[in-house]
RNA sequence: ACGGGCAUAUUUCAAUGGUAGAAUGAAGGUCUCCAAAACCUUAGAUCUGGGUUCGAAUCCUAGUGCCCGUG
Numbered sequence: 001a002c003g004g005g006c007a008u009a010u011u012u013c014a015a016u017g018g019u020a021g022a023a024u025g026a027a028g029g030u031c032u033c034c035a036a037a038a039c040c041u042u043a044g045a046u047c048u049g050g051g052u053u054c055g056a057a058u059c060c061u062a063g064u065g066c067c068c069g070u071g
Stems, first nucleotide, its partner, number of pairs: 001070007011023003018054001026042005047063005
């Protein structure tokens, strides 16, 4: 330099253009003599800009970062 892939919650991962979910972690509560475990509740995210569409995490485009490959 060129080609390919990835970016979603603290973390690990889902979501076939139509309400963004789960596990884990965090906070509060129930239970217990206390604690752990268990159970209930709550908060929390689509890498950035632009475009297509009635509607975009999803499609297109430009960029940023990371990984792999070719030379």